Context: one part of a larger RNA
RNA sequence: UGACGGAGGGGCACUACCAGGAAUGGAGCCUGCGGCUUAAUUUGACUCAACACGGGAAAACUCACCCGGCCCGGACACAGGAAGGAUUGACAGAUUAAGAGCUCUUUCUUGAUUCUGUGGGUGGUGGUGCAUGGCCGUCCAUAGUUGGUGGAGUGAUUUGUCUGGUUUAUUCCGAUAACGAACGAGGCUCUAGCCUACUAAAUAGACGUUCCGAUCCUCUACGUCGGACGUUCUUCUUAGAGGGACAAGCGGCGUUUAGCCGCACGACACAGAGCGAUGACAGGUCUGUGAUGCCCUUAGAUGUCCGGGGCCGCACGCGCGCUACAUUGAAGGAGUCAGCGUGUGUUUCCCCUGUCCGGCAGGACUGGGUAACCCGAUGAACCUCCUUCGUGCUGGGGAUAGGGGCCUGUAAUUGUUCCCCUUGAACGAGGAAUUCCUAGUAAGCGCGAAUCAUCAUUUCGUGUUGAUUACGUCCCUGCCCCUUGUGCA
Numbered sequence: 001u002g003a004c005g006g007a008g009g010g011g012c013a014c015u016a017c018c019a020g021g022a023a024u025g026g027a028g029c030c031u032g033c034g035g036c037u038u039a040a041u042u043u044g045a046c047u048c049a050a051c052a053c054g055g056g057a058a059a060a061c062u063c064a065c066c067c068g069g070c071c072c073g074g075a076c077a078c079a080g081g082a083a084g085g086a087u088u089g090a091c092a093g094a095u096u097a098a099g100a101g102c103u104c105u106u107u108c109u110u111g112a113u114u115c116u117g118u119g120g121g122u123g124g125u126g127g128u129g130c131a132u133g134g135c136c137g138u139c140c141a142u143a144g145u146u147g148g149u150g151g152a153g154u155g156a157u158u159u160g161u162c163u164g165g166u167u168u169a170u171u172c173c174g175a176u177a178a179c180g181a182a183c184g185a186g187g188c189u190c191u192a193g194c195c196u197a198c199u200a201a202a203u204a205g206a207c208g209u210u211c212c213g214a215u216c217c218u219c220u221a222c223g224u225c226g227g228a229c230g231u232u233c234u235u236c237u238u239a240g241a242g243g244g245a246c247a248a249g250c251g252g253c254g255u256u257u258a259g260c261c262g263c264a265c266g267a268c269a270c271a272g273a274g275c276g277a278u279g280a281c282a283g284g285u286c287u288g289u290g291a292u293g294c295c296c297u298u299a300g301a302u303g304u305c306c307g308g309g310g311c312c313g314c315a316c317g318c319g320c321g322c323u324a325c326a327u328u329g330a331a332g333g334a335g336u337c338a339g340c341g342u343g344u345g346u347u348u349c350c351c352c353u354g355u356c357c358g359g360c361a362g363g364a365c366u367g368g369g370u371a372a373c374c375c376g377a378u379g380a381a382c383c384u385c386c387u388u389c390g391u392g393c394u395g396g397g398g399a400u401a402g403g404g405g406c407c408u409g410u411a412a413u414u415g416u417u418c419c420c421c422u423u424g425a426a427c428g429a430g431g432a433a434u435u436c437c438u439a440g441u442a443a444g445c446g447c448g449a450a451u452c453a454u455c456a457u458u459u460c461g462u463g464u465u466g467a468u469u470a471c472g473u474c475c476c477u478g479c480c481c482c483u484u485g486u487g488c489a
Stems, first nucleotide, its partner, number of pairs: 001489002004487001006484008016473002020437005027323003031319004035314002043054002065309005071303001076119005086113001089108002092105003123297002126295003132291001134285003137281003144183003148179002150159003162174001164173002188274004194243002198240004204234003207230002210228006249263005325430001329389007343374001350369003354365004396427001401422005443465008
């Protein structure tokens, strides 16, 4: 001095507790991991910081694994052979999964591109992340880290970097052998809220006028809806530039400091994310890379292509989830409202409207859209209303299985997905234990995107309905600071 251990004192955190809420753990299924099995079931990762993770939803490809079969994409140099031909290609038959002249039979063809050997390259999802770069994760949901000059000490070192108060904060006030600084924190950036003030908009609307329809009535009026027209405007919509909130005002508390609490005015009086220091880990990645050292292999290939299989296999164990166990519900009608996105690329693979056919999945024909223009007013789901059901493994639940149909694709068997009929399992609210969470949050509910020829129970976004309970503590689990003496290094 301190990554450790003991003791004491402060402080902090829903990856801690308390008060609660929702779940997991029990069932069925989906999916990842282990094990077992297997020709192969390729592989990485294993406490937080592995296990719906590798953007990992693998039918071929991917692909690394297994079983077979071609090819050279073996540069270059040297030596040899070689124009009296180094070598290349091939119909048919045999052979083969194969219309691989792969090999064999048979002969033609080609013409210095090659062949043989050695050296040396090249390729490798081969090994090593314990040789590395870069990137990421974690310590860290924290407040910490460091020079200069000066002081103390022989020195390692220490002070600065603090008794106290305060803050989310080494944030400030103050104290002060320190003074003055730097990184981090904050500021900052993005997103969400407010603006009848500015700039505008035939890709957004509003308004007005006349005309034309439709609807209501008893016809015209007046309403309401649609179309045309007008260029009048910008409230709504869009998006630029700005403004706005600063603990600013008032009252308490407080050294009357830093600040805290309450109230008022207000759209807003702790909105959400990004970025994120110093030092580390022998954390992950050589399977992101034409980043890369070394080793291995390199023509009977660990290169590469083709065909098939596997990654999906099932006595079992664990993890993330989805669906449920019903009446606050299910089924059938009707009503009523969103916001993020995306859309035909290099040339195949896009978002679909409308009409018709079909019970449905779907099909045929048109047509719009490279998009505030078309899909699309994205008429979403939960929700609301009416009717049926009536507590019974029931009309709850929808696993499993049989038959049939369509779509994607060269290809659907080990059943891609979807649809129809039938079948109708466990499950009657889940032990010990564990996870997450403080407001438009938890939870319920759908929608979009990524992946994508096809396929979401995944992930990332997005809106809709919308609680209970704290607004604290250090008891458990951890983290930070200070003090202490004694171990330890």